Description: The prediction has a mean pLDDT of 82. A computed fold for a 557-nucleotide part of an RNA from a metagenome, annotated as small-subunit ribosomal RNA, 5' domain. Rfam family: Bacterial small subunit ribosomal RNA. Gene Ontology terms of the family: structural constituent of ribosome and ribosome.

[in-house]
Context: one part of a larger RNA
RNA sequence: GAACGAACGCUGGCAGCGUGGAUUAGGCAUGCAAGUCGAACGAGAAGCCUUGUGAUCAAUCUUCGGAAAGAGAUCGGGGUGGAAAGUGGCGGAAGGGUGAGUAACGCGUGGGCAACCUGCCUUGAAGUUGGGGACAACACCCCGAAAGGGGUGCUAAUACCGAAUGUGGUACUUCGUCGCCUGACGAGGUCACUAAAGCUGGGGAUCUUCGGACCUGGCGCUUCAAGAGGGGCCCGCGUGGCAUCAGCUUGUUGGUGGGGUAAUGGCUCACCAAGGCUGCAACGCCUAGCCGGCCUGAGAGGGUGAUCGGCCACACUGGGACUGAGACACUGCCCAGACUCCUACGGGAGGCUGCAGUCGAGGAUCAUUCGCAAUGCGCGAAAGCGUGACGAUGCGACGCUGCGUGGAGGAUGACGGCCCUAGGGUUGUAAACUCCUGUCAUGAGGGAAGAACCACACCGUUGUAAAUAGUUUCGGUGUCUGACGGUACCUCAAGAGGAAGCCACGGCUAACUCUGUGCCAGCAGCCGCGGUAGUACAAAGGUGGCGAGCGUUGUUC
Numbered sequence: 001g002a003a004c005g006a007a008c009g010c011u012g013g014c015a016g017c018g019u020g021g022a023u024u025a026g027g028c029a030u031g032c033a034a035g036u037c038g039a040a041c042g043a044g045a046a047g048c049c050u051u052g053u054g055a056u057c058a059a060u061c062u063u064c065g066g067a068a069a070g071a072g073a074u075c076g077g078g079g080u081g082g083a084a085a086g087u088g089g090c091g092g093a094a095g096g097g098u099g100a101g102u103a104a105c106g107c108g109u110g111g112g113c114a115a116c117c118u119g120c121c122u123u124g125a126a127g128u129u130g131g132g133g134a135c136a137a138c139a140c141c142c143c144g145a146a147a148g149g150g151g152u153g154c155u156a157a158u159a160c161c162g163a164a165u166g167u168g169g170u171a172c173u174u175c176g177u178c179g180c181c182u183g184a185c186g187a188g189g190u191c192a193c194u195a196a197a198g199c200u201g202g203g204g205a206u207c208u209u210c211g212g213a214c215c216u217g218g219c220g221c222u223u224c225a226a227g228a229g230g231g232g233c234c235c236g237c238g239u240g241g242c243a244u245c246a247g248c249u250u251g252u253u254g255g256u257g258g259g260g261u262a263a264u265g266g267c268u269c270a271c272c273a274a275g276g277c278u279g280c281a282a283c284g285c286c287u288a289g290c291c292g293g294c295c296u297g298a299g300a301g302g303g304u305g306a307u308c309g310g311c312c313a314c315a316c317u318g319g320g321a322c323u324g325a326g327a328c329a330c331u332g333c334c335c336a337g338a339c340u341c342c343u344a345c346g347g348g349a350g351g352c353u354g355c356a357g358u359c360g361a362g363g364a365u366c367a368u369u370c371g372c373a374a375u376g377c378g379c380g381a382a383a384g385c386g387u388g389a390c391g392a393u394g395c396g397a398c399g400c401u402g403c404g405u406g407g408a409g410g411a412u413g414a415c416g417g418c419c420c421u422a423g424g425g426u427u428g429u430a431a432a433c434u435c436c437u438g439u440c441a442u443g444a445g446g447g448a449a450g451a452a453c454c455a456c457a458c459c460g461u462u463g464u465a466a467a468u469a470g471u472u473u474c475g476g477u478g479u480c481u482g483a484c485g486g487u488a489c490c491u492c493a494a495g496a497g498g499a500a501g502c503c504a505c506g507g508c509u510a511a512c513u514c515u516g517u518g519c520c521a522g523c524a525g526c527c528g529c530g531g532u533a534g535u536a537c538a539a540a541g542g543u544g545g546c547g548a549g550c551g552u553u554g555u556u557c
Stems, first nucleotide, its partner, number of pairs: 001557004006553005013403006019396002026359003030356003035090003040087002047080006056071002060067002097314003106239008116231003121227008129163001131161002138153006168194003171190008198219006206213002240286003247277003252274008289311004293304004316337005339350004367393001369392003375389001376387004406436004416427004440498001442493005455479006463471002501546005506527003512541002515538002522529002
């Protein structure tokens, strides 16, 4: 000098863009952060409409016995309606957070898998036949303080289970081509094993048990092949400190066989052999997430890993598996532990390292805000629903950038202050004064701006098809949707009016005098100042530097 996720002191006008728990991976009240599909399925509350029943009240009439328009509790039937829950599917493995652990194939980079997996998506081929039995919800009963649980009975499905078929796939086998060893690919054969589910639109003729059959579109389902994207495993090289850590190792190193995995492998087990690593640093201890990057530097290098992006690891602590294409799963399950809460003492509930927020610790780090309008993600045919991702707003000079705090003129160089050799000098064109300007702020008005696409309706077009139904592609017209926000921006009004400080002035280092103090009080980055004329302390005037900041401290180069 530059830099910072900074903090502290003094000061503080506006705007834009960024950025903000670095410490206790300490404990957490409260709310929200993952749902969705009725076009897979059964059932269907409230409300509304209609209808039946009709306790009861009662205008009115009355021969006082009664009759009675009308209203109407309750309990049913039908329609509409669609809540909450349930079965089932997909998604809860993404998105979001943190850096504890990890010195490791964790990360980076370059390769390998002839040793592998892949839901949704795309392309291609083939199929989607015919049956069965349950279990929730629900009803009834029972146990429990609760959390919750048990029994009996009914029922649907794209839930579950057999059967059929086998384009194919798997297994075995023959041949060919090729190769990086184990082999890969292609063609053929054999018998064996191996699949499925429906839902929803439209329709002329014909048939019909009036449900439909039949034709056709779309979405699904099953098998196989290929792709894309994603993942798993292996290897070369690189990736901290300490040798005051020099020897380490028994599943250890290798083999055979079994098991296991999507897959290789001591991954695991049995047996056999006795190996394996190490001064090119094994083993041990300490520290640490890694990288793209960021800071500094002419570079080489050094330091660093906040925000943003990629990878990894973790989710109260430790362990475990289940489901699934994918997890050993942040807001799933089980066990153990610590802690907190409820309890009828028998037993239960919980996990903010999601967004806000709270306590604590700390020098120190924000709102318990608005919205799904946009971008994306999940589900859905779609409308749409959900989304503390995200988009916005708020707070903090924490940073960067921009703008302003006025401009021009104005000398007998006023007053005041300070200094003085008492003549004057300086503050200083600075002020006053004159003439202007109107950025920002303030007030008023305009401003449905842009951010908008998607979707739906209609018209045309195109594919499918028997079809001018339906549906698909493309184009046009119209309609609907904005948190920010009456915001940005524009116009007008008034008026210099509302907006400057901080540090330094001995040398390094730009900038000097007076007074006070008297080795005191104090200053100080280094050298060093202060003991009666201190340019070094304190204050004042003046000056220098930077400026909504300026200094100090910490850290890095």